[in-house]
RNA sequence: AAUAGAUUUUGGCAAACUUAUCGAAAGGUAAGGGCGCAAAGCUAUGGGUCUAAGGACAGUUAAAUGUCUAUGAUUGCCAGGUUGCCGUU
Numbered sequence: 001a002a003u004a005g006a007u008u009u010u011g012g013c014a015a016a017c018u019u020a021u022c023g024a025a026a027g028g029u030a031a032g033g034g035c036g037c038a039a040a041g042c043u044a045u046g047g048g049u050c051u052a053a054g055g056a057c058a059g060u061u062a063a064a065u066g067u068c069u070a071u072g073a074u075u076g077c078c079a080g081g082u083u084g085c086c087g088u089u
């Protein structure tokens, strides 16, 4: 410098579930836990998916309610960008 994982070392992360807490929700955070992960590090840029407080429309005497909508969320859904341990060449 390249590669992308067959073998190895030292380490790393942490699904479901439980408790607490924040949030309208989706979901987040902390502790326990350990299904898995070679980028399950970082980044919402593109697509996908989830939610719908607020807003719009419908509805109504007024409501209830229904539909749509991301400015909310997800990188452990896929791709892009970026950084990097060990191994290999």
Base pairs, nucleotide, nucleotide: 001089002088003087005086012037013036017032018031019030020029021028022027035076041082042081043080045079046078047077048074049073050072054069055068056067057066058065
The RNA shown here (c-di-GMP-I riboswitch aptamer) has 89 nucleotides and comes from Firmicutes bacterium UBA5324. It matches the Rfam family "c-di-GMP-I riboswitch aptamer". Rfam's curators write: GEMM was predicted in a large-scale screen for bacterial structured RNA regulatory elements. Taxonomically the source falls in Bacillota (Bacteria, Bacillati).